[in-house]
Guanidine-I riboswitch aptamer from Parvibaculum sp., 124 nucleotides, folded computationally.
C1' cells in the first nucleotide's frame, strides 16, 4: 500500500412513525330523558366531519455491525465417471466463513426510522 456476491435471499425483532382500521376528542346530525320549555342540560347512536401517534394496539417500514433458515463460497473425506496417472468434473457427508466505532447532510414512502445513499465521509 491493495483485493472480495466472506457482505445473497426469506421470516422475524430492536426500533420507527401515521395513509388505512381501531383508540381519545371536537363538531354536526337523530333518538332518548331531565327542567325554571319559543330553549338548556345530560345520555346512546352515527354507513356525517375535523383534531390527536408526548394512543397500549392491528395494517405499514425495518437492521452489513440484532436473532433463525436457506443459499453461495472455501476445505477435508468418501463414492461416481474420465485420465497412464494427477487436476479439473458431479453426488454424499462433514468443518469453516472471521471481525466491526461511525457522522453531519441528502434520498424514498403517508411519514419515520438501527431503511437507502453506506461496511460512504471520518475514527481506531
Nucleotide at each position: 500500500a491493495g483485493c472480495a456476491u466472506u457482505a445473497g435471499c426469506a421470516g422475524c425483532u430492536a426500533g420507527g412513525g401515521u395513509u388505512c382500521c381501531g383508540g381519545c376528542u371536537g363538531g354536526u346530525g337523530u333518538c332518548c330523558g331531565a327542567u325554571c320549555u319559543u330553549a338548556u342540560c345530560g345520555g346512546a347512536c352515527a354507513u356525517c366531519u375535523g383534531g390527536u401517534g408526548a394512543c397500549u394496539g392491528g395494517u405499514c417500514c425495518g437492521a452489513g455491525a440484532g436473532c433463525u433458515g436457506c443459499g453461495g463460497c472455501u476445505c477435508u473425506g468418501u463414492c461416481g465417471g474420465u485420465u497412464u496417472a494427477c487436476a479439473g468434473c458431479g453426488g454424499c457427508a462433514g468443518g469453516g466463513u472471521a471481525c466491526a466505532c461511525g457522522g453531519c447532510g441528502g434520498g424514498a414512502u403517508a411519514a419515520a426510522a438501527g431503511c437507502c445513499c453506506g461496511g460512504g465521509a471520518g475514527g481506531u
About this RNA
The model forms 100% of the base pairs in the Rfam consensus.